[in-house]
Context: one part of a larger RNA
């Protein structure tokens, strides 16, 4: 640790179940709303959080009606009540219905503010309550005031208009398509629209519109592409026609006038048509039949709900009858549904009947209202900016077309019944209608909703997203986006008690059939994880299996001992039995996809469990089969009906019957053609058609899943960010020192200089604020941009709050294609939309037969597709046969080879034309010579893909054959697959006579082929697998062992481990065998050993020298010799010396030289250890020759199965011609991808039909049996489970899963592994609490921040505040502790903010302007702060508020009395309103001065207190404390002074007043501080003390009736300050406030002092640089605005430290 069992655990799968979804059919209803909808917000209960209900009358209230006994909703409890005087319940009608919402007094950020009129109420009043009523628009009456009506808004599809995409499709694209589609707008109505011929039609005729079915995929349109696609006619379904305007007549109104006409208007009358019609005239009728109008209405219908038959039989099982078994009964009821398993007869119900308020609907009736005709005449009337045309566009099936028709935006502009308009250009002629006014049911569409019913529709990953408190939770700023989640039992009977225990939670022990039905609780599978237990495993290799097997364990079975309670129990032995395990041995490289090939280091999958892909429809095309009829066949629709079904009708129409031609035609033909004729097509052969099934196509999303992307006249985004607009805000502290003034010099003046003032700058240093230069660090971060250090700007083009603007081909941009919500070369979101995708991946059971191709052509084609070839399958035909092979016989060719004959290379030699050179010549004559070129020609020897005088093998094509093979060949039809190949061998192109190169042809094998061999190895070499065999024979290739078969034979050879199954060259060797040829050799070789090798001579010459032996000459001569070189080497300076060559002894017999062939050596170099596969082999190596043997899925033996073929039999069926199953013999077949064809298992649901089941259904674990395979095993078996399940035949599909980086849950591995506990500010100890203390409490020490990490606020947040009480779960550990769970409690305002009054950007906007619609734009007015406007402070209090309570003192608006002045009361006060003039509010930016509260230190005084752990201090020592405000009173420094009152001018004005200006008189305005009052109050430390509590902490006393003065100052410093100085960029509105007159109103009303009294409504706890906002988190980030202490210091820098906070949750 592995294999097996057995038991759990986790998980929730499959089995049943359904409250709930889909679909449809029939009915209903087709609107709700200003009478306030739809939709919500709040509220509403005794306790009450949700959903439900309902609205201050609130889980209700009234009336009627129905019910008939218990009820106060889901929902339990307590507590409290209602009901026979009829509740709760159920219909019905009615009342009440808060705020919001069209929303409607105004306003506004939806559910909130703020009001005016009327009344009502409380108060003199200010104030505050309720009740009504007050928006706009549009008609209509009105002269106006005003009054009536009427619309708005939701709603789901249908409808009708006015706008209008794109993706897509044409294999690209622009006309065209998608498509008059999405989508926007605007409108109606229950249907809409569209209707009563200025129509069709074809010379026949029809008669308004609508729908349906056909006509028909016709005729047409159509880059004549891809697509679009009619009508007329014919069946059908409904059915209905009508008023106006005009002529003319009356009446009435108005104009003109000539006073009765003219002419308009308005009424009634009269009239409505195209065989024209009416007016006019003339006769005639005034009945009769219609209605779609209005009210009533016998009767019928309709709500809740009411009646409604039969076993409380018996026995059995069992908790429990509804089961079984036996007796029975009712059925106009055996539809369903519940009850403790399956119920006609138990329940509710069913058939079947009765009954009806309210309300619907009608019929007879009333009312209303409409209804005619003949005839005659030709005067008058029949729709005008119309028709029609002419430009431009749109609709018509019709895309400018030959384009009729319709419809108009712009011109032009008729006619008038003797008219006009149509009939697809026009015109003629005929037919036909009669426009330019209007209404009109019914059949045709749809379904948010209601009500019944049903289903070969789901059953919890299904079916709606939602079966469950779902459009919820959660996610985004918004539009939007959007989940999981079902079962205990028959009844909660939901587990009392007891034991452990902080607690969860477990053991017992009770309930119940059962609790491994015990609460997310039926079943309860796998993945996973456990725990026992049998075999096995620690020197031992790998796709993990599978064959074989020692050996252990178990079983069964036989025999045998023992023991027995007579049930067994128990040892032992054996078995050709049976599982479990297995050392060990042979063979053996997953699975799918994709390729020319994949163990592949190519793709895809972590397991497992569930879902997950060739469907439908058009019943269109076209083959097939089947049926039915010979012509077939109906469709829309009608009728009958047991009614989604089914019969009957229905012949319109389709297709077939006749073809031919471009048509006219013409016809068994016909067309071509003058024609005959020939030829094509046809006839003839033969078949047709309808349905119903099957293949396959076509039009659809068409097999699933994937894009990036396009388009929307859809919408949501500027809380991030760019920009701009409005109003706010802020920048320690230091330097420079511009300009311009003043002095002094200085110039005629100027200029210039110098020194002080002076404070300028997109200056200069450097915080805070803003930025990001570098670098480290982080990089599964502390963060989706961060931190440490450095660094740039930090009075400007500076930063930054608050409001708002500008949006997608737009915006914004100091411009980087940057930004526009972590998303930019066109956001986000929803829709076309299932966009397309020649492209990728994926597409689920079986057997069985056949089985490719990777080629041409073609192609904006090459990885795609047609067609054709190659596969299938059905059907023919021939069968004396096609095919293929053999053989024969005839032909076709121009390669291989060969050759030079052509064409063209190319080499030598001869010969010699010619040239060239040279001699000889006086010579330009002539000759002679040449080792120069050189033709032709001749010998010799050659070269060619595009040279052939020649010329094969192969090979093709025709014949023929009493030859082989045996269905292979040929047409027609369905159905494909395939057009990426590879590899060896021949022959060739390219390439380098490279390449696992590459492109051709032939063949062969992989592809798609398994077996054997070649150690392994698609292609190679043998060999083609139907299955079984513990049978035999061979192939290749092999026989020493590994490892099957010779340590076989014979003869060589090799010595190199050369080899032994991958190599190896050039050159090179006395390897070695064989062989040739050829020289020395007994007259003595060849090697060795001994001797000799010698004179001229040291040749000459050079040379210093040069002697055999530097070097040059060389006739290298010459002698003596047996023999010796003018010397082959070593070697001296040179000689010498030593050698060789040769001789000669000696010894013996073979020595040398070359060639050729075999077999060996040597050339022989690569990275981790080597190798023939290995071991090793001297053969087990190589060559030859022989014998035996092995050896495959080959062959063959035995035996089964399949295919097809005969043959033979049975059945069953014929149209007798056969078919079609069977079953037996004989022969043959039987690798297979892609692909065709055939037969069958399984799965759900239906029909029909045996049946099974509480004596145990499906389902789940486990065994055993059958079958060729999927499976099957209701005819096994055990166990779980507790209510269904299902054989045969048929039928219909959401019908099979292992793969799609598939979805969705569960479980793993990785792994207790990495990393980490989120800044290193820091803890320690002791007590306490409690199961448990690092973490909580306390003490006490330590540590840290301190221009913050203290302190108050905006916004944001939304109870995090405080208190008890808890710890399951949040807290990155723990927790007794909390921002966390529970409960409770907490927020108090005339002055603080808000509302409130006022405006700014900017929005809204009445009227108005504009605009296809929606809708932009805008005046007046209104909203809208971040500005502008009236007022409070100090103290004390609570756990928790506090400028809000409390005490204390004040203040500002409004009222109202009182006294005082003084104004007005027809010379009109004050208000009020109106239109209105004014001030005034009122405003940058720098800068620098002066006084300046207070703070801050420091010192003096003055109060109050300790007396030390030691040792020393009573002191010039130490510690603390010296406090108080708003207002009033006053008016100081200082600012400004043209300040105020009068009067005059003059100019606007309706007029005054201000403003201007001038005169005169006058001294005033703001205005800090200090000072007194306030203050007989309140504060009031250090320190010491006492209570009560477990602590924490509380409560308390003294101190304490305390002091409560002062001065100092390179300190900072609000305020004065709306100042003052200086610059250039010249620095909001408005209201409150005050003034001024003019008009209404008309009696009273100002000021001032005292006095009484109003003052509503909202926020108000609590974090706020943060663990309470924004960043997913208690996140090193980000976040506006105020205070902000002391040393040092120039400082808000930096370090230390105050008050005050922490120590950063392992």
């Nucleotide at each position: 640790g592995g294999c097996g069992c057995a038991c759990g655990g986790u998980g929730g799968a499959u089995g049943c179940c359904u409250u709930g979804g889909c679909a449809c059919a029939g009915g209903g209803a087709g609107g709700c709303g200003a009478c306030g909808a739809a939709g919500g917000a709040c509220g509403u209960g005794g306790u009450a959080a949700g959903c439900u209900g309902c609205g201050a009358u609130a889980a209700g209230c009234c009336u009627g009606g129905g019910g008939g006994a218990g009820c106060c909703g889901c929902a339990a409890a307590c507590a409290g009540g209602c009901c026979g005087u009829g509740a709760u319940c159920c219909c019905a009608g009615g009342a009440u219905u808060u705020c919001c919402g069209a929303a409607u007094g105004g306003g506004g950020c939806a559910a909130c503010c703020c009001g005016a009129c009327g009344g009502a109420c409380c108060g003199c009043a200010a104030g505050g309550u309720c009740c009504g009523c007050c928006a706009u628009c549009u008609c209509c009456c009105g002269c106006a005031a005003g009054g009536g009506a009427g619309a708005a808004g939701c709603a789901a599809a249908c409808c009708c208009g006015g706008g209008g995409a794109a993706c897509u499709g044409a294999a690209a694209c622009a006309u065209c398509u998608c498509a008059u589609u999405a989508c926007c707008c605007g409108g109606a109505g229950g249907a809409a629209g569209a209707g009563a011929a200025a129509g069709c039609a074809a010379c026949c005729g029809c008669g308004a519109u609508c729908c349906c079915c056909u006509u028909a995929g016709u005729a047409g349109c159509g880059g004549c592409g891809a697509g679009c696609g009619a009508a007329c006619g014919g069946g059908g379904g409904c059915c209905a026609g009508c008023c106006c305007a005009a002529a003319c007549c009356a009446g009435g109104g108005g104009u003109g006038c000539u006073u009765g006409c003219a002419c308009u208007c308005c009424u009634g009358g009269g009239g409505u048509u195209g065989u024209g019609g009416g007016a006019c005239c003339g006769c005639g009728c005034c009945a009769u039949g219609g209605g779609a109008g209005u009210a009533c209405g016998a009767c019928g219908c309709c709500a809740a709900g009411c009646c409604g038959a039969a076993g409380c039989g018996g026995c059995c099982u069992g908790g429990a009858a509804c089961g079984g078994c036996c007796c029975g009964c009712c059925a106009a009821a055996g539809a369903c549904g519940g009850u403790g398993a399956c119920a006609g007869c138990c329940c509710g119900g069913u058939a079947g009947g009765a009954u009806u308020a309210c309300g619907c609907g009608u019929a007879c009736g009333a009312c209303c209202c409409c209804u005619a005709g003949c005839g005659g005449u030709a005067u008058c009337c029949c729709g005008a900016g119309u028709a029609a045309c002419g430009c431009g566009g749109g609709a018509c099936a019709c895309g400018u077309g030959u384009a009729a028709u319709c419809c108009u935006g712009c011109g032009u502009g008729a006619a008038g019944c003797u008219g006009g308009g149509g009939g697809g250009a026009c015109c003629a002629c005929c037919c036909u209608c009669c426009a330019a006014g209007g209404c009109u049911a019914a059949a045709c569409a749809c379904u948010c909703c209601c009500c019944u019913g049903u289903g070969a529709c789901c059953g919890a990953u299904a079916g709606u997203g939602c079966a469950c408190c779902a459009g919820u939770a959660c996610c985004g700023u918004g539009a939007g986006g959007g989940a999981a989640a079902g079962g205990u039992g028959a009844a909660a009977a939901g587990g009392a008690c007891g034991c452990c225990a902080g607690g969860c939670g477990g053991c017992g022990a009770g309930u119940g059939a059962a609790a491994c039905a015990g609460a997310u609780c039926c079943u309860g599978a796998a993945a996973c994880c456990g725990u026992g237990u049998g075999c096995c495993u620690a020197c031992a290799a790998g796709c993990g299996g599978u064959c074989g097997a020692a050996g252990g364990c178990g079983g069964c079975g036989g025999c045998g001992g023992g023991c027995u309670u007579c049930g067994g129990c128990u040892c032992g032995u054996u078995g050709u039995c049976c599982g479990c395990u297995g050392a060990c041995g042979g063979c053996g490289u997953g699975c799918c996809u994709u390729u020319u090939g994949c163990a592949u280091u190519a793709u895809g999958a972590c397991g497992c469990a569930g879902c997950g892909a060739g469907u439908u429809a058009c019943u269109g095309g076209u083959c097939a089969c089947g049926u039915g009829c010979a012509g077939c066949u109906u469709a829309a629709g009608g009728c009958c009906u047991u009614c989604a079904g089914g019969g009957c009708c229905g012949g319109a129409g389709g297709c077939a019957g006749a073809g031919c031609g471009a048509a006219a035609g013409c016809g068994a033909g016909u067309c071509u053609g003058a024609a005959u004729a020939g030829g094509g097509c046809g006839a003839c052969c033969a078949g047709g058609u309808a349905c119903g099934u099957g293949g396959c196509c076509g039009u659809a999303g068409a097999c699933c899943c994937g894009a990036a992307g396009c388009c929307g006249u859809g919408g949501c985004g500027a809380u991030c960010u760019a920009c701009c607009c409005u109003u706010g805000a802020g920048c320690a502290g230091g330097g420079u020192g511009a300009a311009g003034c003043c002095g002094c010099c200085g110039u005629a003046a100027c200029a210039g200089g110098c020194g002080g003032u002076g404070g300028a700058g997109g200056c200069c240093c450097g915080a805070a604020c803003u930025g990001u230069u570098g670098u480290g660090g982080g990089u599964u971060g502390a963060a989706a941009a961060c931190c440490g250090c450095u660094c740039g700007g930090a009075u400007g083009a500076c930063u930054u709050g608050a409001g708002g603007g500008u949006a997608g081909g737009g915006g914004u941009g100091a411009a980087a294609g940057g930004c526009c919500a972590a998303u930019c070369a066109a956001g986000c979101u929803c829709g076309g939309a299932g966009a397309u995708a020649g492209c990728u991946g994926g597409u689920u059971c079986u057997c069985c037969c056949c089985g490719a191709a990777a080629c041409a052509u073609a192609u904006u084609u090459a990885g795609g597709u047609a067609u054709g070839g190659c596969c299938u399958c059905g059907g023919g035909a021939a069968a004396c046969g096609a095919g293929u092979c053999c053989g024969c016989a005839g032909g076709a060719g121009g390669u291989a080879g060969a050759g030079c004959a052509c064409u063209g290379g190319a080499u030598g030699g001869g010969u010699c034309c010619g040239g060239g050179a040279g001699c000889c010549g006086a010579a330009u004559a002539g000759g002679c010579u040449c080792a120069c070129c050189u033709c032709c020609c001749c010998c010799a020897a050659c070269c060619a893909a595009a040279c052939u005088c020649c010329g094969a093998a192969u090979u093709c094509c025709u014949g023929u054959g009493u030859g082989a093979u045996g269905c292979u060949g040929c047409c027609c039809g369905g159905g494909a697959g395939a057009c990426a190949g590879u590899c060896g061998c021949u022959g060739a192109g390219c390439g380098a006579u490279a390449a696992u190169g590459u492109c051709c042809a032939g063949c062969g094998g992989c592809g798609a082929g398994a077996g054997g061999g070649a150690a392994a190895g698609a292609a190679c070499c043998c060999a083609g697998a139907u299955c079984u065999a513990c049978c035999g024979c061979u192939a290749a290739g092999g026989c020493c062992c590994c490892a099957g078969a010779g340590u076989g034979g014979c003869g060589g050879c090799u010595a190199a481990g050369u080899g032994u199954a991958g190599c190896g060259a050039a050159g090179g060797a006395u390897g070695u065998g064989a062989u040739c040829u050829u020289g020395c050799u007994g007259a003595g070789a060849c090697a060795a050993c001994u001797g000799g090798g010698a004179g001229g001579u040291u040749g000459g010459c050079u040379u210093a020298g040069a002697a055999g032996c530097a070097g040059c000459c060389a006739u290298u001569c010459c002698u003596u010799u047996a023999a010796a070189g003018a010397g082959u080497g070593c070697g001296u300076a040179a000689u010498a010396g030593c050698u060789c060559a040769c001789c000669a002894g000696u010894c013996c017999a073979g020595c040398g030289a070359g060639g050729u062939c075999g077999c060996g050596c040597c050339g022989a170099g690569a990275a981790u250890g080597g190798u023939c596969g290995g071991g090793a082999c001297u053969a087990a190596g190589c060559c030859g020759c022989c014998c035996g043997c092995c050896g495959a899925a080959g062959c063959g033996u035995a035996g089964g199965a399949u295919u097809c073929g005969a043959u033979g039999u049975g059945g069953u069926c014929u149209u007798c011609g056969g078919a079609c199953c069977g079953c037996a013999u004989c022969g043959u077949c039987u690798g297979g991808u892609a692909g065709g064809g055939g037969a069958g298992c399984g799965u759900u649901c239906u029909g029909a039909g045996a049946g099974c089941g509480a004596u145990g259904a499906a389902g789940c674990g486990g065994g055993g049996g059958c079958g060729g395979a999927a499976g099957c095993u209701u005819u096994c078996c055990c166990g779980u489970g507790g209510a269904g399940c299902g054989a045969u035949c048929a039928g219909a599909a959401g019908u099979g899963a292992g793969g799609a980086u598939g979805c969705u849950g569960c479980g793993a591995c990785g792994a207790g592994u990495a990393c980490g506990c989120g800044c290193g500010a820091a803890a320690c100890a002791g007590g306490g609490u409690g199961a448990a203390a690092a973490c909580c409490c306390c003490u006490g020490u330590c540590a840290c921040c301190g221009u913050a990490a203290g302190c108050c606020u905006a916004a944001g947040g939304g109870u995090u505040c405080c208190u008890g009480a808890g710890c399951c779960a949040u807290g990155g550990c723990g927790a007794u502790c909390a921002g966390c769970u529970c409960a409770g409690g907490g927020u108090u305002a005339g002055u603080c903010g808000g509302u409130c009054c006022c405006u700014a950007a900017g929005g809204u906007g009445a009227g108005g302007c504009c605009g296809a619609a929606a809708g932009g734009c805008g005046u007046a007015a209104c909203c809208g702060a971040u500005g502008g406007g009236a007022a409070a402070c100090g103290g004390g209090u609570c756990a928790a508020u506090a400028u809000u309570c409390c005490c204390g003192u004040a203040c500002c608006a409004c009222c109202u009395c009182a006294c005082a002045u003084c104004c007005g009361u027809u010379u009109g006060a004050a208000g009020u309103c109106g239109a209105g003039g004014g001030g005034g509010g009122a405003c940058g930016c720098a800068g620098g001065a002066g006084c300046g509260a207070g703070c801050a230190a420091u010192c003096c005084g003055u109060c109050g207190g300790a007396u030390a752990g030691u040792g020393g201090u009573u002191g010039u020592g130490c510690c603390g404390a010296u406090g108080c405000a708003a207002g009033g009173c006053g008016g100081u420094a200082g600012a400004c002074g043209u300040u105020u009152c009068c009067g005059g001018g003059g100019g606007a004005u309706a007029a005054a007043a201000u403003a201007c200006u001038c005169g005169g008189a006058u001294a005033g305005u703001c205005g800090a501080g200090a000072g007194c009052c306030g203050a007989c109050g309140c504060c009031g430390a250090a320190g010491g003390g006492g209570g009560c509590g477990c602590a924490a902490g509380c409560c308390u006393c003294c101190g304490u009736c305390a002091a409560g003065g002062g001065a100092u100052u390179c300190g900072c410093g609000a305020g004065c300050c709306g100042a003052c100085u200086g610059c250039c960029a010249a620095g909001a509105a408005a209201a409150g406030c005050c003034c001024c007159g003019c008009g209404u109103c008309u009696a009273g009303g100002a000021u001032g002092u005292g006095g009484a009294g109003u003052g509503c409504c909202c926020g108000u706890a609590c974090c706020g640089u943060a663990a309470u906002c924004c960043g997913a988190c208690a996140c090193a980030g980000g976040u506006g605005g105020g205070c902000g202490a002391g040393g040092c210091g120039a400082g808000u820098a930096g370090c230390c430290u105050c008050a005050g906070g922490u120590g950063c949750u392992c």
Model confidence (mean pLDDT): 81 of 100.
The part of an RNA shown here (large-subunit ribosomal RNA, half A) has 1706 nucleotides and comes from a soil metagenome.
RNAcentral holds the full RNA, with entries from MGnify.